The prediction has a mean pLDDT of 87. This is a predicted structure of a 348-nucleotide part of an RNA (small-subunit ribosomal RNA, central domain) from a metagenome.

Context: one part of a larger RNA
RNA sequence: CUGGGCGUAAAGGGUGCGUAGGCGGUUGGAUAAGUUGGAUGUGAAAUUUCUGGGCUUAACCUGGGGACUGCAUUUGAUACUGUCCGGCUAGAGGAUUGUAGAGGGGGGCGGAAUUUCCGGUGUAGCAGUGAAAUGCGUAGAUAUCGGAAGGAACACCAGUGGCGAAGGCGGCCCUCUGGACAAUGACUGACGCUGAGGCACGAAAGCGUGGGGAGCAAACAGGAUUAGAUACCCUGGUAGUCCACGCUGUAAACGAUGAGAACUGGCUGUUUGGCCCUUUGGGGCUGGGUAGCGAAGCUAACGCGUUAAGUUCUCCGCCUGGGGAGUACGGCCGCAAGGUUAAAACUC
Numbered sequence: 001c002u003g004g005g006c007g008u009a010a011a012g013g014g015u016g017c018g019u020a021g022g023c024g025g026u027u028g029g030a031u032a033a034g035u036u037g038g039a040u041g042u043g044a045a046a047u048u049u050c051u052g053g054g055c056u057u058a059a060c061c062u063g064g065g066g067a068c069u070g071c072a073u074u075u076g077a078u079a080c081u082g083u084c085c086g087g088c089u090a091g092a093g094g095a096u097u098g099u100a101g102a103g104g105g106g107g108g109c110g111g112a113a114u115u116u117c118c119g120g121u122g123u124a125g126c127a128g129u130g131a132a133a134u135g136c137g138u139a140g141a142u143a144u145c146g147g148a149a150g151g152a153a154c155a156c157c158a159g160u161g162g163c164g165a166a167g168g169c170g171g172c173c174c175u176c177u178g179g180a181c182a183a184u185g186a187c188u189g190a191c192g193c194u195g196a197g198g199c200a201c202g203a204a205a206g207c208g209u210g211g212g213g214a215g216c217a218a219a220c221a222g223g224a225u226u227a228g229a230u231a232c233c234c235u236g237g238u239a240g241u242c243c244a245c246g247c248u249g250u251a252a253a254c255g256a257u258g259a260g261a262a263c264u265g266g267c268u269g270u271u272u273g274g275c276c277c278u279u280u281g282g283g284g285c286u287g288g289g290u291a292g293c294g295a296a297g298c299u300a301a302c303g304c305g306u307u308a309a310g311u312u313c314u315c316c317g318c319c320u321g322g323g324g325a326g327u328a329c330g331g332c333c334g335c336a337a338g339g340u341u342a343a344a345a346c347u348c
Stems, first nucleotide, its partner, number of pairs: 004319003007302002012316001014201004021194003025088007033081002035077008049065006091191001092188002095184005103177007110154001115149007125136002162169002206247006215241002220236004258315006266293012297304002321348003330341004
């Protein structure tokens, strides 16, 4: 260098932006670098190979040819690729007018509920469980009414509904702001795709500093259960959960399915645009999402099936028997916890 793969067997990077690189629409001209024809030179000899010869054969020696798949120079070809010049508009972008949305940041406001505190009423229980007990309560609890404080989360609406690159996002209002989609076709004219490194984002838990702390609750304590019970159940309860700033950088970060493009019958829902017909709540057409079923095809099967796991092309990542091991050592990163890169001996 070559092969086969990556939904579930080993294997898609957690996600995006983007550098180098790789790849790249349509048309005309130029060039001739890649590509390709011819010629010339060279490609030592030996070896190898073909065909002769010499030792009685053979090994061995030897004549001649071929080969040496290469390189250089020169002269042609121009389909494809490249380069240069000039067009095009189907890709991409921009413009205008609209649409839907828990997309993101900041600020403000609201009600229900839990808890605590204060006051009233009121009396012996409350709470909890499979059953209990620990616990709370005559210093007046639970219950109930009124008031106050404070924190966190936003019932119904709510939906295989919506938005976001992913993580994720849900009370209401204001403000700043990103993206998507539709229609129009007057603009730019290939400006594109992917993307090693790199940069940014990245649930929960965890860490640092300072706040906050209602409920819940690792650790911890007690009560049960049990042979024991460092658990499951119960009563308490601290970190934490919340906020600000900074770090960590991992997850079954899952659709266990990388991104982009082209191609191939359909049916049924749902969401959000546009156009047309219509008496209607109806019907037809056409875009963007999202779900169910299924032709062909694919698949070991399960299943996938215009949102592909079908067919084909471009680019990246990754896999190569199980264990040892996502470990050791070293490097890089981190305050630490640890993360990332990543073996071998040995063994089956």